[in-house]
């Protein structure tokens, strides 16, 4: 040192300006946003959280299951669907005077995981 235990603490962003209209941060233009690991540096590749749906339990807890959205072209290199140009494209549920990724709510939750400390222990 790895590596195990146990503990603390951190752990999601974003509709400016306009148009219609009694009414919209929800429609139309247009604007912004982008967990975590893993790989050339990634919302879109693998993989994983979260959400919702279902089962067994008294049970909102715990387990287990199922679902889980989207990117192509050119360029540079040993290597990049991750950079560099261009252009597209996605987006849970429940609520709203009027349909929402951005408002309000479950959520002062959860959570994949980071960093850090104490023992262990070779």
């Nucleotide at each position: 040192a790895a590596a195990a235990u146990u503990c603390u603490u951190c752990g999601g962003g974003g509709u400016c300006g306009a148009g219609u209209g009694u009414g919209a941060u929800u429609c139309u233009c247009a604007a912004c946003c982008g967990g975590c690991g893993g790989u050339a540096u990634a919302g879109u590749c693998c993989g994983c959280g979260a959400a919702c749906u279902c089962u067994a339990u008294g049970a909102u807890a715990u387990a287990g299951a199922g679902c889980c959205g989207a990117u192509u072209c050119g360029g540079u290199g040993a290597a990049a669907u991750u950079c560099c140009g261009a252009a597209a494209c996605c987006g849970a549920c429940g609520g709203u005077a009027a349909a929402a990724g951005u408002c309000c709510g479950g959520a002062u939750g959860g959570g994949a995981g980071a960093a850090g400390g104490c023992u262990u222990g070779c």
Annotation
Model confidence (mean pLDDT): 83 of 100. Predicted 3D model of a 122-nucleotide RNA (FMN riboswitch aptamer (RFN element)).